A computed fold for an 84-nucleotide RNA from an Acetobacteraceae bacterium, annotated as transfer RNA.
Lineage of the source: Bacteria > Pseudomonadati > Pseudomonadota > Alphaproteobacteria > Acetobacteraceae.
The RNAcentral record of the sequence draws on ENA.
Its Rfam family is "tRNA". Rfam links the family to the GO term triplet codon-amino acid adaptor activity.
Its mean pLDDT, the model's own confidence on a scale to 100, is 80.
RNA sequence: GCCCGCCUGGCGGAAUUGGUAGACGCAGCGGACUUAAAAUCCGACGUCCGUGAGGGCUUGCCGGUUCGAGUCCGGCGGCGGGCA
Repeated sequence: GCCCGCCUGGCGGAAUUGGUAGACGCAGCGGACUUAAAAUCCGACGUCCGUGAGGGCUUGCCGGUUCGAGUCCGGCGGCGGGCA
């Protein structure tokens, strides 16, 4: 230099055909149980604004297509692999 794959909450990882973004697990948080703890069980858990009801934003970054984008298209960045 060329080619291929990947990038989603704190972490891992789903979303297969464009149609509620974040299933499921881990960590952390609150509670039950325990003399105490571990294990187990229950609950809540992206972020910002708001006393609250609620609202805004969010899939590496910037654009585009579309009624609608994590998904499709272009550019850029990062990580991994192959060829030279």